[in-house]
Context: one part of a larger RNA
């Protein structure tokens, strides 16, 4: 390196734009760069390699030959390229509907928890296996009534639905983005994938300035225990919440990259069109046939049959460690070995 591989054994980047690059629909002429043919030069000799001779054999020596490249001319045009047109099946715009927790801004509500006043009450409340710390006669818990002040949205809620992933759930409003499904009409290959790049990215952390109801690492105290730096219990601060910046990791998962075509059916259920049953289109489940898998199990949402472009894997441990570079305030991320063991 060639092979072979990535659902679970090593392996799909967390996702998405997208510039190089790689492939790239349908017809027709035109070219000859690649292609394929022919003829020619060249590739020193000797080595090699293929057939054959000679020393008895063998190294060894001789004779003869091939390929492959290279340049030159001539010729062919199916296919790949180029250039000129050329069509609609791929892409896209228009129109007319549709649906939706897509996003960003504001602005509202009702519930519950807490905590403040006031009011009835009065002796316990809380918590646990069980208990204790706590709280309470300075009137607690419960109750009422007003009030303050954050955070989430209970029922609709559904292997429902929207998003490129990350995610998104009270409710109206504005602006914004994709998406479907029908009909014709228009553009006429705009197509796919992408290394680098740029840009999104739970939670936890940073930085600054706010806010802080409930929850809750650290922490502090009660049990429990042989101990109990834990599991249960009573407080609790960071931080959860906002606006700006940073950080760029997650079992970032369907452990399954994107595209595109092709192959049984059956049943559920979301958006839509036609309509009479029902048929189609696009999503989301379960079941199954072929088929494939080492099984498991995948099956039209394929792990099946092919084809294009990326990415990654190459026994384990050392190790995502050293070291060097980038990049981050920083905590750390990205790239990422070897010696040595088995």
């Nucleotide at each position: 390196u060639u092979g072979g591989g990535c659902g679970u054994a090593a392996a799909g980047a967390g996702u998405g734009c997208g510039c190089a690059g790689a492939c790239u629909g349908u017809u027709u002429a035109a070219u000859a760069a690649g292609u394929u043919u022919a003829a020619g030069g060249u590739u020193a000799a000797a080595u090699u390699c293929u057939g054959g001779a000679g020393c008895u054999c063998a190294a060894c020596u001789c004779c003869a030959g091939c390929a492959a490249g290279c340049c030159u001319u001539a010729a062919a045009a199916a296919c790949u390229g180029u250039u000129a047109a050329u069509c609609u099946a791929g892409a896209g715009u228009a129109u007319a509907g549709g649906a939706g927790a897509a996003g960003u801004u504001g602005a509202u509500g009702g519930a519950a928890u807490u905590c403040c006043a006031u009011g009835u009450g009065u002796a316990g409340c809380g918590g646990u296996g069980a208990a204790a710390u706590g709280c309470g006669u300075a009137g607690a818990u419960a109750u009422a009534u007003g009030g303050a002040g954050g955070a989430a949205c209970a029922c609709c809620a559904g292997u429902g639905g929207c998003a490129a992933a990350a995610g998104c759930g009270g409710u109206c409003a504005a602006c914004u983005a994709g998406c479907c499904u029908a009909u014709u009409a228009c553009u006429g290959a705009c197509g796919u994938u992408u290394a680098g790049g740029c840009a999104c990215g739970a939670a936890a952390g940073c930085a600054u300035a706010g806010g802080g109801a409930g929850c809750a690492a650290a922490u502090a105290g009660g049990a429990u225990u042989a101990g109990a730096u834990a599991c249960c219990c009573u407080a609790g601060u960071a931080g959860u919440c906002u606006a700006u910046g940073c950080u760029g990791u997650a079992a970032a998962c369907g452990a399954u990259g994107a595209g595109u075509a092709c192959u049984a059916a059956g049943u559920g259920u979301c958006g839509g069109a036609c309509u009479a049953a029902g048929u189609u289109c696009g999503g989301u489940g379960c079941u199954g046939c072929a088929g494939c898998u080492a099984a498991c199990g995948c099956a039209u949402u394929a792990a099946g049959u092919a084809c294009u472009c990326c990415g990654c894997c190459u026994g384990a441990g050392u190790a995502g460690u050293a070291u060097g570079c980038u990049c981050g305030c920083a905590a750390g991320a990205g790239u990422g070995a070897a010696a040595c063991u088995c």

This is a predicted structure of a 342-nucleotide part of an RNA (small-subunit ribosomal RNA, central domain) from uncultured Spiroplasma sp. Lineage of the source: Bacteria > Bacillati > Mycoplasmatota > Spiroplasmataceae > Spiroplasma. The coordinates come from a structure-prediction model, not an experiment, and the mean pLDDT is 87.